[in-house]
């Protein structure tokens, strides 16, 4: 240089065009003499730009970042 893959919450992952989901973590409350464990609840995210579409995390394209292959 060329080719391929990935980017969703603090972390690990779901979500194949129609309300963004869960586990762990954080926070709050309950329980407990206290802590831990346990129970309940809250907060929190689609890498950036453009396009297609009534509607885009999803499809197309460019860029950015990461990974792999090839010489």
């Nucleotide at each position: 240089g060329c080719c391929c893959c990935c980017a969703u919450a603090g972390c690990u992952u779901a979500g194949u065009g129609g309300c963004a989901a869960a586990g762990c973590a954080c926070c709050u409350g309950g329980c407990u003499u206290u802590u831990a464990a346990c129970c309940a609840g809250u907060u929190g995210a689609c890498g950036a730009g453009g396009g297609u579409u009534c509607g885009a995390u999803u499809c197309c394209u460019u860029c950015u970042g990461g990974g792999g292959g090839u010489a």